[in-house]
RNA sequence: GCCUCCAUCGUCUAGCGGCCUAGGACAUAGCCCUCUCAAGGCUACAACAUGGAUUCGAAUUCCAUUGGAGGUG
Numbered sequence: 001g002c003c004u005c006c007a008u009c010g011u012c013u014a015g016c017g018g019c020c021u022a023g024g025a026c027a028u029a030g031c032c033c034u035c036u037c038a039a040g041g042c043u044a045c046a047a048c049a050u051g052g053a054u055u056c057g058a059a060u061u062c063c064a065u066u067g068g069a070g071g072u073g
Base pairs, nucleotide, nucleotide: 001072002071003070004069005068006067007066010026011025012024013023018056028044029043030042031041032040049065050064051063052062053061
């Protein structure tokens, strides 16, 4: 240089173009329970890498960029 793959809450992940102002687990905070703690229950907080395109509608399709991983002359 070329080719392929990946990027979603603090972490790990789910997500058929419309049911998604994005679900779950762990973590964090609050409340309940308890004499207290742990465990358990309830609630809250928190995310689609960036820019464009297609479309009535994009986390999802396409292009470019950025970052990461692998392969190859």
About this RNA: Transfer RNA from an uncultured Chloroflexota bacterium, 73 nucleotides, folded computationally. Its Rfam family is "tRNA". The family's RNA type in Rfam is transfer RNA. The coordinates come from a structure-prediction model, not an experiment, and the mean pLDDT is 81. The sequence was found in a public genome assembly.